Predicted 3D model of a 122-nucleotide RNA (SAM riboswitch aptamer (S box leader)) from a Chloroflexota bacterium. The coordinates come from a structure-prediction model, not an experiment, and the mean pLDDT is 81. It was read from a public genome assembly, where an Rfam model found it. Its Rfam family is "SAM riboswitch aptamer (S box leader)". Its family is annotated with regulation of gene expression in the Gene Ontology.

Formats: sequence, structure tokens, C1' cells
RNA sequence: CUCUUAUCCAGAGAGACUGAGGGAACGGCCCUUUGAAGUCUCGGCAACCAGACGAAAGUCAUGGUGCCAACUCCGACAGAAGGAUGACAAGCAAUUGUCAUUCGAACCCUGGAAGAUGAGAG
Repeated sequence: CUCUUAUCCAGAGAGACUGAGGGAACGGCCCUUUGAAGUCUCGGCAACCAGACGAAAGUCAUGGUGCCAACUCCGACAGAAGGAUGACAAGCAAUUGUCAUUCGAACCCUGGAAGAUGAGAG
């Protein structure tokens, strides 16, 4: 790096050094000198793999990873709740229906894509 597979609405930060970026990428929307990212120390969360215990469900948290703003921060592609504009039709009218265009997000929803992490394989 590629492939397979499982999971991704929960959870968990202080200090030191340093000093301007960061949230994968694009568009957003956010975080950030009340200190970003990085490194180190200590701590924590979780329970994927190994291990121990157990008949099993499971428990523990010793080892290997992982993680510690926002759902994987949201969207993109398909559908879809809903909104706007226009045209046409019905109706005295209010209004209703159909079609077209467009918006849709940052918790309305489903699937997908992409990504992350574990385990296995090449």
C1' cells in the first nucleotide's frame, strides 16, 4: 500500500516545552494566542486482539493496539420530510391538485460513498 471483515448516536485531560495553526481531502460550519498542531510526563476512557477467571452469559484491565471538542462535526451520490418561485387545472373565493425549476446540512430520516480503528491475509 491492497484485500476481507467487525465497529463508528456512549466514554475519557492535566502539566511541561514550543508558538500558529487544526478539525483526512473539497465545500461548509466550527475550534484556536483564555495557546492550534507537535513532542514529553502523568492520568483517564474503552474492551478489538492476546491473557486470567468462568459451564456459558460474562467479568478483570496484565500485555498489544486504539482513543480522550462538536454523531465519523455536517454535506456531497440516490431517495426522502419540508420550503420557495413559476406555469397549468378545479373553485365565486379562501384554497386544493399536477408539473417544472430551485433550496434542503452542521442532529429530520434511510441507504451508499469516503474515512478512522481493530483483527486477519497478501